[in-house]
This is a predicted structure of a 71-nucleotide RNA (transfer RNA) from Monoblepharella sp. JEL15. NCBI's taxonomy places the organism under Eukaryota, Monoblepharomycota, Monoblepharidomycetes, Monoblepharidales, Monoblepharella. Model confidence (mean pLDDT): 83 of 100.
RNA sequence: AGGGGCGUAGCUCAAUAAUAGAGCUGCGGGCUUUUAACCCGAAGAUCUUGGUUCGAUUCCAGGCGCCCCUA
Numbered sequence: 001a002g003g004g005g006c007g008u009a010g011c012u013c014a015a016u017a018a019u020a021g022a023g024c025u026g027c028g029g030g031c032u033u034u035u036a037a038c039c040c041g042a043a044g045a046u047c048u049u050g051g052u053u054c055g056a057u058u059c060c061a062g063g064c065g066c067c068c069c070u071a
Stems, first nucleotide, its partner, number of pairs: 001070007010024004027041004047063005
């Protein structure tokens, strides 16, 4: 310098245009003499800026970051 992939909750991952969800962790409560385990509950996220569309996590473009390949 060129090419490709990825970016969603604290972490690991879903959601191929129509209500953003799960597991784990953390928080509150229950159970227990206490802890662990188990049960219940609430909170918590779409990298960013534009475009297309009635409607975008999803499609398109620029930027940013990470990884891989080629030189």